[in-house]
């Protein structure tokens, strides 16, 4: 100072604040177990609306929107890994530079799967997995 190998540790964030009110009770009126009607009261979508926020991992000029990986359902298979098939979202103009769809200004767009009054944001599955980060330890040259 390289190169195997082993171990440890770390590895996601987000609905203030309004407005509607489907439906539910509870009164009432008809029935007379159910149940229709009514709409006076009370509760009710962080999901509808307005508007509010949030952006894993590496590459690269510095990225949620450029590349590639994670995470996702299934099958196999030992409640494992590995394979295997399926799914897998979104950006534009201007500047300034040698170089940027990353920087800087403007203007838009994206977001799994189950549950629920239709979800990136709430429950959950997850105190889990994992791209990969940092560090140590010991061999051998």
């Nucleotide at each position: 100072a390289u190169u195997a190998a082993c171990c440890u540790u770390c590895g996601g964030g987000g609905c203030a604040g309004g407005g509607u009110g489907a439906c539910g009770c509870u009164g009432c009126g008809c029935a007379g177990c159910u149940g229709c009607g009514u709409a006076a009261g009370c509760g009710a979508a962080u999901u509808c609306c307005c508007g509010a926020u949030c952006g894993g991992u590496g590459g690269u000029a510095a990225a949620g929107c450029c590349c590639a990986c994670g995470a996702g359902c299934a099958c196999c298979g030992c409640u494992a890994a590995a394979g295997u098939g399926c799914a897998u979202g979104a950006c534009c103009c201007g500047g300034c530079g040698c170089a940027a769809u990353u920087c800087c200004g403007g203007g838009g767009c994206c977001g799994a799967c189950a549950g629920u009054a239709a979800a990136g944001u709430c429950u959950g599955g997850a105190u889990a997995g994992g791209a990969g980060a940092a560090g140590g330890u010991c061999a051998a040259c």
Molecule: FMN riboswitch aptamer (RFN element)
Organism: uncultured Anaerolineae bacterium